[in-house]
The RNA shown here (SAM riboswitch aptamer (S box leader)) has 106 nucleotides and comes from an uncultured Chloroflexota bacterium.
RNA sequence: UUCUUAUCCAGAGCGGUGGAGGGAUCGGCCCUACGAAACCGCGGCAACCCCCCUCAUAACGGGAAGGUGCCAAGUCCGUCAGAGAGUGAUCUCUGAGAGAUGAGAA
Repeated sequence: UUCUUAUCCAGAGCGGUGGAGGGAUCGGCCCUACGAAACCGCGGCAACCCCCCUCAUAACGGGAAGGUGCCAAGUCCGUCAGAGAGUGAUCUCUGAGAGAUGAGAA
């Protein structure tokens, strides 16, 4: 990098360095000198892998030492298709696509 598969309406931030961007892309709408990104330290959330439980390699339940991940806003919202509501602006639902993360494979 590609493929397969599961999940994505919950949860969890302070300090230091830094000094203008950031929220994937595009559009929107936001965050940001009351300090963006990035890096470091400490803290936390969750429970995918993992451990325990079990006849069971399963489910449920429990745990959090280790491997990841995460700690503004639903994946921040929308984008494509279908259905519904509304005079209308627009809104709601379902699915797809895209993306993120884990696990496995090439």
Rfam family: SAM riboswitch aptamer (S box leader). Rfam describes the family as follows. The SAM riboswitch is found upstream of a number of genes which code for proteins involved in methionine or cysteine biosynthesis in Gram-positive bacteria.
The prediction has a mean pLDDT of 85.
The sequence was found by an Rfam model in a public genome assembly.